The prediction has a mean pLDDT of 82. Predicted 3D model of a 553-nucleotide part of an RNA (large-subunit ribosomal RNA, domain I) from a Phycisphaerales bacterium. The source organism's lineage runs through Bacteria, Pseudomonadati, Planctomycetota, Phycisphaerae and Phycisphaerales. RNAcentral holds the full RNA, with entries from ENA.
[in-house]
Context: one part of a larger RNA
């Protein structure tokens, strides 16, 4: 030096664990904020840091319940100095306090800093001057009240005052205003991607929609919303790529349907036109005002609206059954032997594997105060001044710059087309119940419905968040980026980016003592331990490196 082989360092894979993560289901909750949020900076302990907590009353103060022996958070042990059976620590309600930034709100401003104005109380002081320092208040913006007042006469505008709300923050869902491109069409320009990404506004626990100016076919249906079917169907469509319904019928849910405006009638005012306010009434087999008959109904969810007791729940908690020895072992929960409990043999955890040793589980009980739900009761409301029902008449009403139409777009399965319907911009512009709309140009007849006002629970969407329970879900290069001081450390002027990092032992029993030593390394004894596993601490694979041997040159 090469191979084989043995011993050994290094590494730190494999195995085993799991403090953490994924999914899914139930169930709560769906907000939080000028009574100052989210987020944060400063402090705050006998302690340097970091984490929690917490507010100059600062790991806490009050008060009301639970508990029942310790107890002064965590990393993190020791020491000081304290509390605690006159109830401490810990746990739940509840209130106090609560620096500084921040929507940030007296003014400023490079966030946590600076500089003020009143008004009040202290300090100082001879002083009410000047200074300090505590409280408390002073932004802007709408909506109502009033006040006051310009050019310009009344008036408005402006500018004050009181008073109520707003303002930001958040994860997804949800509507509405705007609205791409890569892309696909095997190029690309209608078209697709898509009304999608993504920006803006706005709400809510759900949002939206909603009681037919719908459908449908000559037979009906009977608000909406959401599933499956209808259907890759009818259709659209450089008829290309590609897109793509709708009635109906099955469920979900529903003892969900209401209210205005207008005719009338009564008041109040009036500029004589009406205006306000009350009653009245509210729908298409048309209805209602005017004229004949007569009794109970509803109700916190829209349609009126609040309260108390009673019930239940949530937010601390409590009782809670049953085992003993032998063997082996460091250790019993293992063996072997004999018991017992069970509405409990889900789970944890104790030195191996525990129904009967703790925790706990089944099961039962429990709240001074908060909360929150149900909808009983009592209780509110309407009505006999007319609910409701039947019968004549009358033509009183019954949503206008609307509806249609003309241009110019959008929606929709529907790319302008034979193109109806629906909704926006421009302009033009009816009828008025003998009326008006649809029923895919368009006309008739027939059938349907009644637009131009509003309001509404459930079914449906979601999951920052809070219990809980599971699992042919990881298992540390996996599962979150984060099992560990992880959105840290580290880059980056900045938006931003973004990790590695897990195990001694059962217990610290973490090696007293001697030695050697280059005097914080390391070693040799010695002890501890079941074992050295020796804080480079489970196991300890290769690759790499050493040594010693065997052989080969």
């Nucleotide at each position: 030096g090469g191979u084989g082989c043995a011993u050994g360092g290094u590494g730190g894979a494999u195995g085993c664990c799991u403090a953490g993560g994924c999914g899914u289901c139930c169930a709560g909750a769906g907000g939080c904020g000028a009574u100052g949020a989210a987020a944060g900076a400063c402090g705050u302990g006998g302690u340097a840091a970091c984490c929690u907590g917490c507010g100059a009353u600062a790991a806490g103060c009050u008060u009301c319940g639970g508990g029942g022996a310790g107890c002064u958070g965590g990393u993190a042990a020791a020491c000081a100095a304290g509390c605690a059976u006159u109830g401490a620590u810990c746990c739940g309600g509840a209130g106090a306090u609560g620096u500084c930034u921040g929507a940030a709100u007296g003014g400023g401003g490079a966030a946590a800093c600076c500089c003020g104005g009143c008004g009040u109380c202290a300090c100082c002081c001879a002083a009410u001057a000047a200074g300090u320092g505590g409280c408390g208040u002073c932004a802007c913006u709408g909506g109502c009240g009033u006040g006051u007042g310009a050019a310009u006469g009344c008036a408005u505008a402006g500018c004050g005052c009181g008073u109520c709300a707003g303002a930001g923050c958040u994860g997804a869902c949800c509507c509405a205003g705007g609205g791409a491109a890569c892309u696909g069409a095997a190029a690309c320009a209608u078209c697709u991607c898509a009304g999608u990404a993504c920006c803006u506004g706005g709400a809510g626990g759900a949002a939206a929609g909603g009681a037919a100016a719908u459908c449908a076919a000559c037979c009906g249906a009977g608000a909406c919303u959401c599933c499956g079917u209808g259907a890759g169907u009818a259709g659209c469509g450089g008829c290309g790529a590609g897109c793509g319904a709708a009635a109906g019928c099955g469920g979900a849910c529903c003892u969900a349907g209401c209210c205005c405006a207008a005719a009338c009638c009564g008041g109040u005012c009036u500029u004589c036109g009406g205006a306000c306010c009350g009653g009245g009434g509210u729908u298409g087999c048309g209805g209602g005002c005017c004229c004949u008959c007569g009794a109970g109904g509803a109700g916190u969810u829209a349609c009126a609206a609040a309260g108390g007791c009673a019930c239940g729940g949530c937010c601390a908690a409590c009782a809670g059954a049953a085992c003993g020895g032998u063997c082996u072992g460091g250790a019993a929960a293992g063996u072997c032997c004999g018991a017992c409990c069970a509405c409990a043999g889900u789970g944890g955890g104790u030195g191996a594997c525990a129904g009967u040793c703790c925790c706990g589980u089944a099961u039962g009980u429990g709240a001074c105060a908060g909360c929150c739900g149900a909808a009983g009761c009592c209780c509110u409301c309407c009505g006999u001044u007319g609910a409701g029902a039947g019968g004549a008449g009358u033509c009183c009403c019954a949503g206008a710059g609307u509806a249609a139409c003309a241009c110019g777009g959008a929606u929709g399965c529907c790319g302008u087309g034979g193109a109806a319907c629906u909704c926006c911009g421009u302009g033009u512009g009816a009828a008025g119940c003998c009326g008006g709309g649809g029923g895919g140009c368009c006309c008739a007849c027939c059938c349907u419905c009644c637009a131009a006002g509003g309001c509404u629970a459930a079914g449906u969407a979601c999951u920052c968040c809070u219990g809980g329970a599971c699992g042919a879900c990881c298992a540390a290069u996996a599962g979150u980026g984060u099992a560990c001081a992880a959105g840290u450390a580290u880059g980056g002027c900045g938006a931003c980016u973004g990790a590695a990092a897990g195990g001694u032992g059962a217990a610290a029993a973490g090696u007293a003592c001697c030695c050697c030593a280059a005097u914080a390394a390391g070693g040799g004894g010695a002890g501890u331990u079941a074992a050295a596993a020796g804080u480079a601490c489970c196991u300890g694979a290769a690759a790499c490196c050493a040594u010693g041997u065997a052989u080969c040159u």